Model confidence (mean pLDDT): 83 of 100. The RNA shown here (c-di-GMP-I riboswitch aptamer) has 83 nucleotides and comes from Desulfobacterium sp. NCBI's taxonomy places the organism under Bacteria, Thermodesulfobacteriota, Desulfobacteria, Desulfobacterales, Desulfobacterium. It was read from a public genome assembly, where an Rfam model found it. It matches the Rfam family "c-di-GMP-I riboswitch aptamer". Rfam describes the family as follows. GEMM was predicted in a large-scale screen for bacterial structured RNA regulatory elements.
[in-house]
RNA sequence: CCAAAGAAAAGCCAAACUGCAGGCAACUGCGGGACGGAAAGCCACGGGGUCCGCGUCGGUUCGCGGAUGGACGGGCUGCCUCU
Numbered sequence: 001c002c003a004a005a006g007a008a009a010a011g012c013c014a015a016a017c018u019g020c021a022g023g024c025a026a027c028u029g030c031g032g033g034a035c036g037g038a039a040a041g042c043c044a045c046g047g048g049g050u051c052c053g054c055g056u057c058g059g060u061u062c063g064c065g066g067a068u069g070g071a072c073g074g075g076c077u078g079c080c081u082c083u
Base pairs, nucleotide, nucleotide: 004083005081006080012037013036017032018031019030020029021028022027035070041076042075043074045073046072049068050067051066052065053064054063055062
């Protein structure tokens, strides 16, 4: 230095819920809060699931757009070392 692994230590992130704000909505941001997490850091790239909006339609059938990363796969980057 690289890879694996995750015991210790130093730290890190932050579910549900909630206050404020944004959005038609799904949902998102900031604050509080900790269920949890070895990438729970970044990327919506791939297929898929779920949700929202608009149109269509006998019909959530079809089409378009949006959201969802603490789902899966993938890419990039990162702390420590009883091993």